A computed fold for a 67-nucleotide RNA, annotated as Fluoride riboswitch aptamer (crcB RNA motif). The coordinates come from a structure-prediction model, not an experiment, and the mean pLDDT is 76.
Order: sequence, then structure tokens, then C1' cells
RNA sequence: GCGCCCUUCGGAGAUGGCAUUCCUCCGCGAACCGCCGCUCCCCACGGCUGAUGAUGCCUACGCACCC
Repeated sequence: GCGCCCUUCGGAGAUGGCAUUCCUCCGCGAACCGCCGCUCCCCACGGCUGAUGAUGCCUACGCACCC
């Protein structure tokens, strides 16, 4: 000096906030930026699910029941 690995740090995981000794990915030239139909593809158009990566709580929205 180069390569690899480990630890640490930072960031990201389709709509908000907080928490988690959790999971995955990325290292700013990156991770990430949903799905279906039509179309060679893209665009346009039409349609669909979800406030989580996962879990808990809160907020917003929607549905049902009770007072």
C1' cells in the first nucleotide's frame, strides 16, 4: 500500500410520529422510490392493497356494533 473479515458509526427499507438488546440492505457513483390490466417496451389510461421491514403504542383515514 492492497484485499478480506470483525467491531463501531451513519443512512435506507411504496403515506405520519415514538419505541425495540430485532431483521434485511447500503456506504453518497449507494441502499430506497408498491402492485395489476392494456402495450414489444415506455408513456398514457383503468383498477387494487397498506400509515409497520417486523412488533407495540399514538395520530390520521375507512368499516361494523353499542351507548